Molecule: glmS glucosamine-6-phosphate activated ribozyme aptamer
Organism: Planococcus salinarum
RNA sequence: AAACUAGUUGAAGCGCCUGUACUGGAAAAAUUGGACGGACAAGUCAUUUUCCAGUAGACGAGGAGGAGGAGUAUCGAGAUUUCGGCGGAUACCUCCCGGCCGUGAAGCCCGGUCGUGAUGUUCAUCUUCAAAGCAGUUGAGCGAUCAGCUGUACAACAGGAUGAAUGGGCUCGAAA
Numbered sequence: 001a002a003a004c005u006a007g008u009u010g011a012a013g014c015g016c017c018u019g020u021a022c023u024g025g026a027a028a029a030a031u032u033g034g035a036c037g038g039a040c041a042a043g044u045c046a047u048u049u050u051c052c053a054g055u056a057g058a059c060g061a062g063g064a065g066g067a068g069g070a071g072u073a074u075c076g077a078g079a080u081u082u083c084g085g086c087g088g089a090u091a092c093c094u095c096c097c098g099g100c101c102g103u104g105a106a107g108c109c110c111g112g113u114c115g116u117g118a119u120g121u122u123c124a125u126c127u128u129c130a131a132a133g134c135a136g137u138u139g140a141g142c143g144a145u146c147a148g149c150u151g152u153a154c155a156a157c158a159g160g161a162u163g164a165a166u167g168g169g170c171u172c173g174a175a176a
């Protein structure tokens, strides 16, 4: 490197770890004071340092027409190491393709908006939807921690409903 077999994954809050935090083990140091102990001492724990082996490092909602670009990529949470950093990425921008709307059978241009389930914009009101979490509990691990189960809440964007306001030009054409 190829082929075969088996397993895992099938994924974008995703992957990773040289910082950082934490755990276990080994060694060393300092203070007799930080704690326990004690008459003193020993000892144990804690502290600091080094080494070895580990653990943590984004909670869901939402998100892919094609090509390219750029790089602190949407929304919120009873989370706040979700810190710090690296990589990536469906946000975004440009062009192309496509749907719908702005005007009426139709044609061209322009604009808006969206992506094949293809939704004009703005405002108001109403409305649907979360997980972590928390409580309990089971399993794995010496431990940090990890994996589940049960109960119980709570979002925003987007979406839906109703109402109001508002949104081109030319051709054609009796007119729109």
Stems, first nucleotide, its partner, number of pairs: 014087004019083001020056010034045003059076003065096005097115006104172001106171004120166008133152008